[in-house]
This is a predicted structure of a 534-nucleotide part of an RNA (small-subunit ribosomal RNA, 5' domain) from an uncultured bacterium.
Context: one part of a larger RNA
RNA sequence: GACGAACGCUGGCGGCGUGCUUAACACAUGCAAGUCGAACGGAGCUAUUUAUUUCGGUAGAUAGCUUAGUGGCAAACGGGUGAGUAACGCGUAGGCAACCUACCCUCAGGAUGGGGACAACGGCUCGAAAGAGCCGCUAAUACCGAAUGAUGUAACUUUUUCACAUGGAAGAGAUACUAAAGAUGGGUCAAACCAUCGCCUGAGGAUGGGCCUGCGUCUGAUUAGCCAGUUGGUGAGGUAACGGCUCACCAAAGCAACGAUCAGUAGCCGGUCUGAGAGGAUGAACGGCCACAAUGGGACUGAGACACGGCCCAUACUCCUACGGGAGGCAGCAGUGGGGAAUCUUCCGCAAUGGGCGAAAGCCUGACGGGGCAACGCCGCGUGAGUGAAGAAGGUCUUCGGAUCGUAAAGCUCUGUUGUUGGGGACGAAAGGGUAGACGAGGCAAUGCGUUUACUAAGACGGUACCCGACGAGGAAGCCACGGCUAACUACGUGCCAGCAGCCGCGGUAAUACGUAGGCGGCAAGCGUUGUCC
Numbered sequence: 001g002a003c004g005a006a007c008g009c010u011g012g013c014g015g016c017g018u019g020c021u022u023a024a025c026a027c028a029u030g031c032a033a034g035u036c037g038a039a040c041g042g043a044g045c046u047a048u049u050u051a052u053u054u055c056g057g058u059a060g061a062u063a064g065c066u067u068a069g070u071g072g073c074a075a076a077c078g079g080g081u082g083a084g085u086a087a088c089g090c091g092u093a094g095g096c097a098a099c100c101u102a103c104c105c106u107c108a109g110g111a112u113g114g115g116g117a118c119a120a121c122g123g124c125u126c127g128a129a130a131g132a133g134c135c136g137c138u139a140a141u142a143c144c145g146a147a148u149g150a151u152g153u154a155a156c157u158u159u160u161u162c163a164c165a166u167g168g169a170a171g172a173g174a175u176a177c178u179a180a181a182g183a184u185g186g187g188u189c190a191a192a193c194c195a196u197c198g199c200c201u202g203a204g205g206a207u208g209g210g211c212c213u214g215c216g217u218c219u220g221a222u223u224a225g226c227c228a229g230u231u232g233g234u235g236a237g238g239u240a241a242c243g244g245c246u247c248a249c250c251a252a253a254g255c256a257a258c259g260a261u262c263a264g265u266a267g268c269c270g271g272u273c274u275g276a277g278a279g280g281a282u283g284a285a286c287g288g289c290c291a292c293a294a295u296g297g298g299a300c301u302g303a304g305a306c307a308c309g310g311c312c313c314a315u316a317c318u319c320c321u322a323c324g325g326g327a328g329g330c331a332g333c334a335g336u337g338g339g340g341a342a343u344c345u346u347c348c349g350c351a352a353u354g355g356g357c358g359a360a361a362g363c364c365u366g367a368c369g370g371g372g373c374a375a376c377g378c379c380g381c382g383u384g385a386g387u388g389a390a391g392a393a394g395g396u397c398u399u400c401g402g403a404u405c406g407u408a409a410a411g412c413u414c415u416g417u418u419g420u421u422g423g424g425g426a427c428g429a430a431a432g433g434g435u436a437g438a439c440g441a442g443g444c445a446a447u448g449c450g451u452u453u454a455c456u457a458a459g460a461c462g463g464u465a466c467c468c469g470a471c472g473a474g475g476a477a478g479c480c481a482c483g484g485c486u487a488a489c490u491a492c493g494u495g496c497c498a499g500c501a502g503c504c505g506c507g508g509u510a511a512u513a514c515g516u517a518g519g520c521g522g523c524a525a526g527c528g529u530u531g532u533c534c
Base pairs, nucleotide, nucleotide: 001533002532003531005530006529007528008527009526012381013380014379015378016377017376018374019373020339025337026336027335029334030333031332034073035072036071039070040069042067043066044065045064046063047062048061049060050059051058052057080292081291082290089217090216091215092214093213094212095211096210099209100208104205105204106203107202108201109200110199112146114144115143121136122135123134124133125132126131152177153176154175156173157172158171159170160169161168162167182197183196184195185194186193218264219263220262225255226254230252231251232250233249234248235247236246237245267289268288269287270286271282272281273280274279294315295314296313297312298311317328318327319326320325345371347370348369349368353367354365355364356363357362384414385413386412387411394405395404396403397402418475419471420470421469422468423467424466428461433456434455435454436453437452438451439450440449478523479522480521482519483504484503485502489518490517491516492515493514499506500505
């Protein structure tokens, strides 16, 4: 000098930050991932209406709303933590002629014609529950054949060309294989047709990833030898892809004093602290990467996971139970217990930014935006200003003359930061949305698309910030030190006692070193102490 600090005394305000460093200990409760009815068949409700009616209803049509289920997309992001990891984990520089990439963008081409199911629903059954089984019906952008089919895929023939060893790219030929889905609106008697959003194939881009490599990355030799898929080869399997990644066979290699192996410790970095620098220490907050999700293992789905709020198994623990069997995972946001010197609200809002879904309106979002608590930190402000000598009273000291607190107070004149009170009152809202209209390209037209005008709804924070008026010096100063280092001295008490102390050292009867008082010094809403680093 610094701190995610703690402890003691003290404490007025604001801005911006920060806040379980310990038990990756266990968790009550609520919330944290949904959305789409413009993919689909039902069900329910409301309004209008038709037929029938025993006037109770029943059946149907149109429009709107809600939605359990099928289906699509998302849920692999965002958020948390640092247990593990000394490793291509991270950092940096490269490579992939050994790879993948949903949504998005650009370009090219296409979408023909069929089929059979399963939920929901209805019926039955079992179970305490969680839930499960059987029978029957049904739709789709769900599922499955067929058609078409290349610039795609597979191997083959061939030409050109490039390169970095395996090889790459482009062209031609023939063989085989491989795709699709509709919805809404306009229009129409119905279609055709048109617009928008989708669907399929291919090429390219963008983005995100995967793999490989050089170099760097703590301590211990009181750890010296280690290793059997081990090192390499051939072949096969597997993967998006190379590879002992896996397997069969063959060879006997491979690493190590330039520290292998073993043991201990540890997430890494941008940065942060310190220092003139070199360096040393560190990795809280913010940003990037990695790893993990009670512990261990496994795969499924998917463009992407071996998946925090998905599945299965095992283990420990907790809970429910009718004892047969089930349920759970806060290292998400709050919050509880425990541990600890120690670390906050079971708050408000989706108004902004961002994300998911949706054609959109919109819905969801403990991400985020805000408020609350804490002097935990940094910065700023205030606790008054001027004048005022009878140098008041009082305290302390005294050589008893006086000195000092001290212009300090009182008194007088002011100010109004802040405070209290009354009134006004935001920026953050711009884009986009809604309603009505105009114009443009294209088109038979309309919807739609693009541009534009007017009006209009939406603010958690918050009646907050800020502004104006009134009142009133009123409500706002402490802490540590005073022997030397080190700025600051006297009196009394105590008497090697009580005590102080960072080092030297003080205290045994006049202690500037202990305790108290007066005075003085330092810092100041803080001041000291402790701990840690330089």

Its mean pLDDT, the model's own confidence on a scale to 100, is 84.